[in-house]
Molecule: transfer RNA
Organism: Erysipelotrichaceae bacterium
RNA sequence: GUGCCCGUGGCGCAACUGGAUAGCGCAUCAGCCUCCGAAGCUGAGGGUUGUGGGUUCAAAUCCCGUCGGGCACA
Numbered sequence: 001g002u003g004c005c006c007g008u009g010g011c012g013c014a015a016c017u018g019g020a021u022a023g024c025g026c027a028u029c030a031g032c033c034u035c036c037g038a039a040g041c042u043g044a045g046g047g048u049u050g051u052g053g054g055u056u057c058a059a060a061u062c063c064c065g066u067c068g069g070g071c072a073c074a
Stems, first nucleotide, its partner, number of pairs: 001073007010026004019057001028044005050066005
């Protein structure tokens, strides 16, 4: 340099190939429980889906650019 894959809350992953409040686990915080903690149970906060644009009634999902990471080939 070329090709392919990935990028979604602090961390790890989903989202049936466009359909409408973006979910799950861990972690965090609060409450219950306990002599205190751990575990367990209940609840809460936290994302605008790397980023900029485009298509569409509607985009995490499609298209283009760009940034970062990985693999392969030079």